[in-house]
Context: one part of a larger RNA
RNA sequence: CCCGCAGCUAGACGGAAAGACCCCGUGAACCUUAACUGCAGCUUGGUAUUGGGUUUAGACCCAGCAUGCGUAGUGUAGGUGGGAGACUAUGAACCGCGUAUUUCGGUACGUGGGGAGUCAACGAUGAAACACCACCCUUGCUGUGUUUGAAUUCUAACCUGUUGUUUGUAGCAACAGGGACCGUGCUAAGUGGGCAGUUUGAUUGGGGCGAUCUCCUCCCAAAAGGUAACGGAGGAGUGCAAAGGUACCCUCAGCCCGGUUGGCAAUCGGGCAUCGAGCGUAAAGGUAUAAGGGUGCUUGACUGCGAGUCCGAUGGGACGAGCAGGGACGAAAGUCGGCCUUAGUGAUCCGGUGGUUCCGGAUGGAAGGGCCAUCGCUCAACAGAUAAAAGGUACUCCGGGGAUAACAGGCUUAUCUCCUCUGAGCGUUCAUAGCGGCGAGGAGGUUUGGCACCUCGAUGUCGGCUCAUCACAUCCUGGGGGUGGAGAAGCUCCCAAGGGUUCGGCUGUUCGCCGAUGAAAGUGGUACGUGAGCUGGGUUUAGACCGUCGUGAGACAGGUCGGUCCCUAUCUGCUGUGGG
Repeated sequence: CCCGCAGCUAGACGGAAAGACCCCGUGAACCUUAACUGCAGCUUGGUAUUGGGUUUAGACCCAGCAUGCGUAGUGUAGGUGGGAGACUAUGAACCGCGUAUUUCGGUACGUGGGGAGUCAACGAUGAAACACCACCCUUGCUGUGUUUGAAUUCUAACCUGUUGUUUGUAGCAACAGGGACCGUGCUAAGUGGGCAGUUUGAUUGGGGCGAUCUCCUCCCAAAAGGUAACGGAGGAGUGCAAAGGUACCCUCAGCCCGGUUGGCAAUCGGGCAUCGAGCGUAAAGGUAUAAGGGUGCUUGACUGCGAGUCCGAUGGGACGAGCAGGGACGAAAGUCGGCCUUAGUGAUCCGGUGGUUCCGGAUGGAAGGGCCAUCGCUCAACAGAUAAAAGGUACUCCGGGGAUAACAGGCUUAUCUCCUCUGAGCGUUCAUAGCGGCGAGGAGGUUUGGCACCUCGAUGUCGGCUCAUCACAUCCUGGGGGUGGAGAAGCUCCCAAGGGUUCGGCUGUUCGCCGAUGAAAGUGGUACGUGAGCUGGGUUUAGACCGUCGUGAGACAGGUCGGUCCCUAUCUGCUGUGGG
């Protein structure tokens, strides 16, 4: 050096399983509910199956009877018409009793007595006789009928039972009970996670929680325009009939001086004052020749148009001379199609209202539609998925992602550990024996973080056991310097990694506290070394309990009991050994 054999598992980000954690998908499935929308079911009503009688309440028709009061006036005058007579021994006036009604005065009827009259035309009244007759109105009573509701009752629909017949719990018959209820059909309202289909936004230095989502102004923005971030600041979701148009006129804020109450500051006078005021409102730009402040007259805060431009992917947004009509103001020239400008907003569909010389399913109309004008959206997730929508999953599943989190690594080093510089001060005196304010500069890569670069077709995660190996910022042992080192014991600094660096109690613990030793019981790195070496106590599935939260399904870096750790070693490496 080559080739074996027996072993060990540190590595081959070893094998196994298109990661179960995490995120994403306008994925799925179950589960929940006061998510949305439905459907069974249930409740109630109506109606059909469904019939008879009685009572009662109401409505209607018919018949009979009654009923009717302003004032004036015999007096309780319903209306209209006819009408000069009507009633009475078949018992008038009048008297007693009773009933009904009442505007309390009367009216009507019945009955007993009584024994011959009573009432009309007259005067008052808008209207004249209940003298008599007819038709009708208001209100009421009685009766027949129709109908509606309620109560009650019946039996024949319907239901149940017993017995008989029968092969038969089918049917039929008899009897008994219930009974027009129940049941069933149709229909309406309510209820309805019992069940079903679904929805439950996005951005995001992972996701969730929070915040935001449209428009305007400034900075960022790098002197045209434009320009991002969960960058830094503020505003809007209107207001105004004058705060619009026009003609004419005026000039502010502030300061100084003077002047009753009056003061630093109220109103008044004088001066200085180019803009610091004001311009409905945020900011920016603009603005005194005013766009600011007033006065007069007014409605152009017009109708039909529009050459030509600017911005924008598009939708769309913005500017606009000029023409026609008919106006406002102004002597006129002229100005005026809202406001100093830039926010004050919402596509389409669907529907409403007004107009219209448009269409009108044979024709004429109509219905309906079109066109013009206008109205209804915090469709604010503001280019608006539907008219209409919340949650749980640790019972979970699928497709994907290292486009994106948790472990480890990497980068960074704010934080952390260590060092250096400076030297205010402490140290009786004396900055530096030992310390060292405020500051400055580094190193390291053990902490907590930031970033999200390899890995999600898998890089197993805390602690322990076993076995280690390295660094030195050294715990002990060794060698030195300084000392506020007398000696001893210390303190501090320099050199030094050869060797060493314990056993127990509690806890899953690392850590920590305690006990006992010891020269010392070092600090760190090694995928917080080491699970194809072990363990599996903790964390981190499925079961269950408690507390808390939640209506609930369930949830909780809250607690608690329980809970499958696979791999026969191909290569590298290492140990032992054999052959050439």
Molecule: large-subunit ribosomal RNA, domain V
Organism: metagenome